[in-house]
Context: one part of a larger RNA
RNA sequence: GGCGCACGGUGAAUGCCUAGGCACAAUGAGGCGAAGAAGGACGUGACGAACCACGAAAGGCUUCGGGGAGCGGUAAGUACGCAGAGAUCCGGAGACAUCCGAAUGGGGGAACCCAAUGCAUGCAGAUGCAUUACCAGGCGGUGAACAAAUAGCCGUAUGGGGCAAGACGCAGUGAACUGAAACAUCUAAGUAGCUGCAGGAAGAGAAAGAAAAAUCGAUUUCCUUAGUAGCGGCGAGCGAAGAGGAAAGAGCCCAAACCAGAUGAUUUAUCAUUUGGGGUUGUAGGACUGCAAUAAGGCAGCGCAAAGGAUAGCAGAAUUAUCUGGGAAGGUAAGCCAGAGAGGGUGAGAGCCCCGUAAGCGAAAUCCCAAGCGCGCUGAGCAGGAUCCUGAGUAGGUCGGGACACGAGGAAUCCCGAUUGAAGCAGCGAGGACCAUCUCGCAAGGCUAAAUACUACAUUGUGACCGAUAGUGAACCAGUACCGUGAGGGAAAGGUGAAAAGAACCCCGGGAGGGGAGUGAAAGAGAACCUGAAACCGUGUGCCU
Numbered sequence: 001g002g003c004g005c006a007c008g009g010u011g012a013a014u015g016c017c018u019a020g021g022c023a024c025a026a027u028g029a030g031g032c033g034a035a036g037a038a039g040g041a042c043g044u045g046a047c048g049a050a051c052c053a054c055g056a057a058a059g060g061c062u063u064c065g066g067g068g069a070g071c072g073g074u075a076a077g078u079a080c081g082c083a084g085a086g087a088u089c090c091g092g093a094g095a096c097a098u099c100c101g102a103a104u105g106g107g108g109g110a111a112c113c114c115a116a117u118g119c120a121u122g123c124a125g126a127u128g129c130a131u132u133a134c135c136a137g138g139c140g141g142u143g144a145a146c147a148a149a150u151a152g153c154c155g156u157a158u159g160g161g162g163c164a165a166g167a168c169g170c171a172g173u174g175a176a177c178u179g180a181a182a183c184a185u186c187u188a189a190g191u192a193g194c195u196g197c198a199g200g201a202a203g204a205g206a207a208a209g210a211a212a213a214a215u216c217g218a219u220u221u222c223c224u225u226a227g228u229a230g231c232g233g234c235g236a237g238c239g240a241a242g243a244g245g246a247a248a249g250a251g252c253c254c255a256a257a258c259c260a261g262a263u264g265a266u267u268u269a270u271c272a273u274u275u276g277g278g279g280u281u282g283u284a285g286g287a288c289u290g291c292a293a294u295a296a297g298g299c300a301g302c303g304c305a306a307a308g309g310a311u312a313g314c315a316g317a318a319u320u321a322u323c324u325g326g327g328a329a330g331g332u333a334a335g336c337c338a339g340a341g342a343g344g345g346u347g348a349g350a351g352c353c354c355c356g357u358a359a360g361c362g363a364a365a366u367c368c369c370a371a372g373c374g375c376g377c378u379g380a381g382c383a384g385g386a387u388c389c390u391g392a393g394u395a396g397g398u399c400g401g402g403a404c405a406c407g408a409g410g411a412a413u414c415c416c417g418a419u420u421g422a423a424g425c426a427g428c429g430a431g432g433a434c435c436a437u438c439u440c441g442c443a444a445g446g447c448u449a450a451a452u453a454c455u456a457c458a459u460u461g462u463g464a465c466c467g468a469u470a471g472u473g474a475a476c477c478a479g480u481a482c483c484g485u486g487a488g489g490g491a492a493a494g495g496u497g498a499a500a501a502g503a504a505c506c507c508c509g510g511g512a513g514g515g516g517a518g519u520g521a522a523a524g525a526g527a528a529c530c531u532g533a534a535a536c537c538g539u540g541u542g543c544c545u
Stems, first nucleotide, its partner, number of pairs: 001544009015530001016495002020466002022463007029455002031163002039100003042055003046078002050074002052059001061094006070082003105114003115132007134160003138156005168199001169197005179186001183233001209216002220247004230238002251447003254391001258277008282425001284390004288384004297378003301375004308368004313361002319334005335352002337341001343355003396420008406432001427442005482489002502529001505516004
């Protein structure tokens, strides 16, 4: 030195565990904000910092309920207090709520600086309170060029502004990588991104529809039709609809004709504006005229509100002995409860020890939903067919674009720009060029719940989900430490023990550390603390050299 064996050190794997995650389900909630939000800065305790809580009324105040013995958060200590005259704690409703922040009196390098006006207090220096941003439409006042008027200005009440869940919706704008095995039409994709506006959902929606057998009868979503019909450098690819089956179900209001009122204008017959009535559709309907009638019913509007629910809680059955052990819930023996043998904890494995579980019970206050009631609103028929009305720079055409599964194609349909431009009920549109017949519908005004999408948030629950290099980046004081001018990037880090019983005292040492002693079942569980693999480093020894 090598190869073994034994015993150690180091090291952290592994095993076990879970305080945290992940996913989903059900129900709720789906917003907060000038009455100052979200998010912060700075403070508040008898005691240094931090987290958390709170706001100069500052570890808290008031009140109404719950609860019932300890309490002054994490947090163990000292001191001082509070509490059956009911504290701490839990819930409802309030008070207070510095400064910054939309930040809004002006400024500003956020948490700072500087004001004006009014009121109050004070002898005074001064102090306190309130108001003072901008925009929008409304109302009132004032009021130019220029007479009336208007613009402008001033005042006033109301509303807006900002934030979020990187979610869901609608709209405006709108890529590229990529695919086509290159690439230009095409694709990716109307996706990502940016912007505007919302709502608890949004959007759509009561046929100028779908159909073609006859018919159906708003919209939305799902299944299917169907990877079909089609579109397509007919390449890559894109890709319906009707029917059928389900979920849900709900229909309405204006404009006009006509009538009445008011105001204004005027050629005295009307016109214009405005208010109320009337009326709302396609087998046309309405106005109008005549007859009959004043209801049944409906409501998605307002108010009250039974029951129910949410936000604290209450109560809740039944076991002992013995053995092993540090410890019994384990073994043995004998019992008991069960509308409760879900689960968790307790010194090992507990239906009967504890918390719970089953079946039950409970609210002063606030809120949700809502049967019902009241108010209010709404609400009808028959006949006639002369006259009037039924959404115009609209529909449609042409040119250029876009959307439709449909790339200009035979290209209907829908939307936009430009340019033209009807009929008007004996009317008009559509049925995929176009025409005829036939069929279906009635545009150019508006509203509308449910079925559908999503989940930051609350509660409850579940998992052939993870178990500390996993699961969130984050089980731990993590979006922290740290890096970066910045946008931004972004960690590592869990486990003594049943209980601190966390090692009094002695010895060596400056200390660190160690040896005794003591605690404990165990200290080879000693805080660098469960288990403690390997690499790596040793000590002793056998054999070989």